[in-house]
Context: one part of a larger RNA
RNA sequence: UUGGGCGUAAAGCGCUUUAAGGCGGUUCGGUAAGUCGGGUGUGAAACCUCCAGGCUCAACCUGGAGACGCCACUCGAUACUGCUGUGACUAGAGUCCGGUAGGGGACCACGGAAUUCCUGGUGUAGCGGUGAAAUGCGCAGAUAUCAGGAGGAACACCAGUGGCGAAGGCGGUGGUCUGGGCCGGAACUGACGCUGUAGAGCGAAAGCGUGGGGAGCGAACAGGAUUAGAUACCCUGGUAGUCCACGCCGUAAACGAUGAUGACUAGCUGUCGGGGCGCUUAGCGUUCCGGUGGCGCAGCUAACGCGUUAAGUCAUCCGCCUGGGGAGUACGGCCGCAAGGUUAAAACUC
Repeated sequence: UUGGGCGUAAAGCGCUUUAAGGCGGUUCGGUAAGUCGGGUGUGAAACCUCCAGGCUCAACCUGGAGACGCCACUCGAUACUGCUGUGACUAGAGUCCGGUAGGGGACCACGGAAUUCCUGGUGUAGCGGUGAAAUGCGCAGAUAUCAGGAGGAACACCAGUGGCGAAGGCGGUGGUCUGGGCCGGAACUGACGCUGUAGAGCGAAAGCGUGGGGAGCGAACAGGAUUAGAUACCCUGGUAGUCCACGCCGUAAACGAUGAUGACUAGCUGUCGGGGCGCUUAGCGUUCCGGUGGCGCAGCUAACGCGUUAAGUCAUCCGCCUGGGGAGUACGGCCGCAAGGUUAAAACUC
């Protein structure tokens, strides 16, 4: 250097964006760097191949011939790659115009149901809880019920293998600001593209800092049970936290355990968004584009299964794997307030 892999066996970075790099649509001309061919030079000897010869053979030795990637110079070829042309094109990419669906994001305001608490009324002896109990609450009037008030958090039904978002994620109602998608039209730009080591940004929950808030729930903790014990499961309480603002942390079974982009390869069926056509329009049929499900041919797969949303057939680029343990640990570096994160071994052992 070539050769194997990454859904579940080891292995896809949590996601996006992007400087370098790698790769890159169609036509014409130029060039001739890569590429291909000829010639010249070089390519020591030995080694290698062939032939001949010498040791009785062989190994070995001697002679001759061949061969020698490559390199330099030179003459050519121009399909492909590169470079180049105030070049040219429109199928990729983008802009524009007209529509359209949506829990996409940020901020502000508002709403009702329920829990808890407070005040007052009615009312009396229990309530609560469990497998059964007890701790607990209650004659200082609880539970139940009615009225009024306070406050915080979450938004029943609609709700759907339904929608949106790059991922994390997003669900009461209205408003303001704002991102992206999809469909139709082809008016414009004319390859502006794909991927992406570094870098940057986003990133559930828990946790941390400062200041608020605190209804319910509830690590820790306390008590009651259970039990041989019970530092648990069950019960009664309950602090951090859960909520808000700003700033950190940067990890997850961050999962489709499946990187991104493009092309190609039988079908059937449901659903969401949009368009065309035909019926007669409440809607139905058919078809096209985009999403999201179920099955399934070929093919693939160790099997399970995947199967136009591929794990099929190909192309480009990146990431990652190389027996189990030691270990995602030690040391060092970087980051962090800390918790810790990230990068990441070895001895030894099986």

The part of an RNA shown here (small-subunit ribosomal RNA, central domain) has 350 nucleotides and comes from an uncultured Pseudomonadota bacterium.
The prediction has a mean pLDDT of 86.
RNAcentral holds the full RNA, with entries from ENA.